[in-house]
Model confidence (mean pLDDT): 76 of 100. The RNA shown here (c-di-AMP riboswitch aptamer (ydaO/yuaA leader)) has 165 nucleotides and comes from Candidatus Methylacidiphilaceae bacterium UBA1321. It was read from a public genome assembly, where an Rfam model found it. The model forms 96% of the base pairs in the Rfam consensus.
RNA sequence: UCAUGCCCGCAGCUUAAGUUCCGCGGGAUAACGCGGAACGCGGAGGAUCCAACUUCUGCAAGUUUCACACUUGCAGAAAGGGGCGAACGGAUCGGUCAACCGAUCCCAGGUCACUUCCAUGACCGAGCCCGACAGCUAACUUCGUCAGCUUUUGGAAGGGCGAUC
Numbered sequence: 001u002c003a004u005g006c007c008c009g010c011a012g013c014u015u016a017a018g019u020u021c022c023g024c025g026g027g028a029u030a031a032c033g034c035g036g037a038a039c040g041c042g043g044a045g046g047a048u049c050c051a052a053c054u055u056c057u058g059c060a061a062g063u064u065u066c067a068c069a070c071u072u073g074c075a076g077a078a079a080g081g082g083g084c085g086a087a088c089g090g091a092u093c094g095g096u097c098a099a100c101c102g103a104u105c106c107c108a109g110g111u112c113a114c115u116u117c118c119a120u121g122a123c124c125g126a127g128c129c130c131g132a133c134a135g136c137u138a139a140c141u142u143c144g145u146c147a148g149c150u151u152u153u154g155g156a157a158g159g160g161c162g163a164u165c
Stems, first nucleotide, its partner, number of pairs: 011150004018039008040145006050135001054078010080133001081130004089106007109124004114158006
C1' cells in the first nucleotide's frame, strides 16, 4: 500500500412489519441463531340495529271473470363467493381461431428525508391467499410483525429539535 474476514458506529426510504426482556446455543460473555413473553403497530372472524337476499325450470296456494301477469312457499339446476395490498380498469398488436400467454400505451389509485397546500421532476400501477364460506358489527376469538432499497427540488403556512444570548 492492497486484498480478505469479523466486529463496532452512522443519515434515511417503501412496508403493519418495531422496541425491550427471559431461556438455550454461541463465545471475544460481542455479533448472531432458535424458542418464549410484554408493549407498540397491522389484519381477519364475530350480535342487536341497519343493509342485503341472483337467474332458470317445476309444483302448490293467493290476487284476478278466465288466461296472461304478480306475490308467497317448496324442490331442483346453473353461475360461485371472499380476503391482504395503491396496484382498479381500458385499448392495440403478436403467439394461434378461442381459452391462455406476452408486449406497448393509457388510466383509477399510490411513493419520493416533520405535516398540509401549490408548482415541478422521477417512479409504481404487482403479487399472493381462503376453499363453497364470511355484509356492517359491541363483547369476545384469532393471526402477522416479513422482505427490499439509497433518494427531486422550490415556495407558503404550521410545528418539532438543537445551539447561542